The part of an RNA shown here (small-subunit ribosomal RNA, central domain) has 349 nucleotides and comes from a Thermaceae bacterium.
Context: one part of a larger RNA
Order: sequence, then structure tokens, then C1' cells
RNA sequence: CUGGGCGUAAAGCGCGCGCAGGCGGUUAGAAAAGUCAGAUGUGAAAGCCUACGGCUUAACCGUAGAACUGCAUCUGAAACUCUCUAACUAGAGUGUGGGAGAGGUAAGUGGAAUUAGUGGUGUAGGGGUAAAAUCCGCAGAGAUCACUAGGAAUACCAAAAGCGAAGGCAACUUACUGGAACAUUACUGACGCUGAGGCGCGAAAGCGUGGGGAGCAAACAGGAUUAGAUACCCUGGUAGUCCACGCCCUAAACGAUGGAUGCUAGUCGUUGGAGUGCUAGUCACUUCAGUGAUGCAGUUAACACAUUAAGCAUCCCGCCUGGGGAGUACGGUCGCAAGAUUAAAACUC
Repeated sequence: CUGGGCGUAAAGCGCGCGCAGGCGGUUAGAAAAGUCAGAUGUGAAAGCCUACGGCUUAACCGUAGAACUGCAUCUGAAACUCUCUAACUAGAGUGUGGGAGAGGUAAGUGGAAUUAGUGGUGUAGGGGUAAAAUCCGCAGAGAUCACUAGGAAUACCAAAAGCGAAGGCAACUUACUGGAACAUUACUGACGCUGAGGCGCGAAAGCGUGGGGAGCAAACAGGAUUAGAUACCCUGGUAGUCCACGCCCUAAACGAUGGAUGCUAGUCGUUGGAGUGCUAGUCACUUCAGUGAUGCAGUUAACACAUUAAGCAUCCCGCCUGGGGAGUACGGUCGCAAGAUUAAAACUC
């Protein structure tokens, strides 16, 4: 390289948009680039192969043939691929209609709770733990009542539920706004799928500037525990957590399962839409789209997967090729930095 693979053994890019490229629905016609057939020319000799022959045989040599799977030209074929022309509607998209949703951004509003402050009542403890102590408290704590301030998060509803490409999204109201499903079949007429590079988004932590800071809490301090205890437990507590703007670009970014299309038994739930039926209901059935459970065929090393496939196929991309060294060194690119990304070898088993 061919091949074989990628849920858990090595292996699916964190996710999307998309240039190039690859691949691409139905019908008719044309053309003949790919494809196929025939012919001609060429494809040096030697060698290889076949037959016969010459040295006593063989190696070796000679003669003839075959072969040289290629290229060029010409004449044809037209199923398939390509190209062109004309058309179609099953893919894709648009319109129309009524609905669902923690989808996004911004602004505003609410209640519960924690904490702090002020005032009232009130007196000796409170707190914390396995037990304690550090800690708070007669300068009046804790408890309780009222008021005030401020920040963060939104109990119940709540669900195998919903939405989103992923990360993710949850009090309420308003404004702006993205997407999907269903019904209708009015319109366009293959406009599609994938996607190296590229561009964008991307939890938490971290970084920069400026705010904010209730609770929690790396670091740090103290108290315990212990042989020790740079921990687990306790009392405190700063970054941070929050907001705005700009970076960082990584995660067990997981379904450890790339995307698209078609096909292949069922049964039971649930969400959204539509239809049909009657006994008109908190109804039944059918159907489309999603989301779960179970299970056949099939697959699988097994576990398991099983119309939401890990089954049967096609197309495109990414990735793997024994363990360690190592996701490291060097170099490049990016970054303020932290570092990220790309990515070896010696050596060793």
C1' cells in the first nucleotide's frame, strides 16, 4: 500500500455554516468524452514462455512461434456514467393555516430565604462536633418582632416531559427574534447530500479593564484528628462565583455511537399536530413528527443493539494500525499569559 476496522478492545473532529472536491431523482431525444467491438500501424534486439534443434547431458547456444496486457488513427455500438436540449414531481424549497415549546437577546417586575444594619422585647448562653476546641456573647449575643439595605438563585408546578446544532436553556411580564412539527397541495422544478481547507458558536476554570460582592468558597489562618495530617471534620476567609466589554477554546464537550437517504416483525407508555367514528367522553381508533420501555429477524467477542440499529445497502467526511517513551521534544501557527493546536524520534518491553 492493499486490506480490516472505529458503543465498551487503538480509532467519530465538541457542534454547526459552507468554497473547492466527491456523489446524486424520473422521462424523451441528441452527441459520443468515459465504456465496448473490429481493423490498420506501431509496440528494437536480447530476456521470459512454447515447440524443435546443436555441443555425450546440463548450464549454454541456435531457429521458429507466442507474447509484449500499451499507444495512435479509422470504422462502428449506445445499455450505463458524463455533456447538451426539452419536459416531469416522488427529493429539496416557497406560500397559506391553526397550534406547541426552560430556543435566543434586551428591558422591567415579584415573592421565599440567607446575611448585614437600626429599633423593641428579653437574659445567659449560643454555635459547632463522633466528641471537642478555635469562634460569637453581660460593651447584652443566640431567640423573637418590626423596619431598612444589598446581592445571588428562582421552592412547589417538574415528568424516561419540552426546546436547541452542540455547549446548554427553568419565577413572572413586555419587546425583538431563530428553528422544528402538523395540515393544505397553491407555487418553483433536482435548486440535493457530504464537505479537505475556511468561517462561526463553544460548560467550567483561567486572563485583561471597569463595576459588584449576600451566600458559597480554591489559596491562606486557626481549632481538632493523627505516629505525622501541608488532608478528610470544625471556625474564619481572599481570589473567584455575579454584571459589561474583550480574550482563552479545553472537558468522561458521552449515546464514549459523524452526516444523509432507502429498506427490514411487533407490543406498551408519553409530547406536539391532524383526521375519522360514535355511545359525544377526563372517549376510542387511524396517521405524521419527536421522546422512552420491552422485544423478533439480523448483528455482536460478549455485554448488548434492535424502524431513534450497533441490522441490510449506497454516498461523502474524519480517524485507527502493539504497550511505554508521549499527546511529550523540536519547529510552525494561535494566545497578554496560562497554555492550546499540529506532532516525531532515540531507547525499551